Annotation
Predicted 3D model of a 73-nucleotide RNA (transfer RNA) from Candidatus Ectomicrobium neotermitis. It matches the Rfam family "tRNA". The coordinates come from a structure-prediction model, not an experiment, and the mean pLDDT is 81. The sequence was found in a public genome assembly.
RNA sequence: GCCGACGUAGCUCAGCUGGUAGAGCAGCGGUUUUGUAAACCGCAGGUCGUAGGUUCAACCCCUAUCGUCGGCU
Numbered sequence: 001g002c003c004g005a006c007g008u009a010g011c012u013c014a015g016c017u018g019g020u021a022g023a024g025c026a027g028c029g030g031u032u033u034u035g036u037a038a039a040c041c042g043c044a045g046g047u048c049g050u051a052g053g054u055u056c057a058a059c060c061c062c063u064a065u066c067g068u069c070g071g072c073u
Stems, first nucleotide, its partner, number of pairs: 001072007010025004019056001027043005049065005
């Protein structure tokens, strides 16, 4: 230098042809217990790496760019 994959909640990840973003664990509160843990119920947490573009509408399509990993030279 060229090619590819990935980047979404604190962590691990889903989101299949575009239609106002979810799960598990972790956190907080509650029930239960003499108390803790476990279990159960609920709550909170995200400018979807960044910047543009297309569209009535974008995590999803297009372009550029940053980062991580891999391959080639």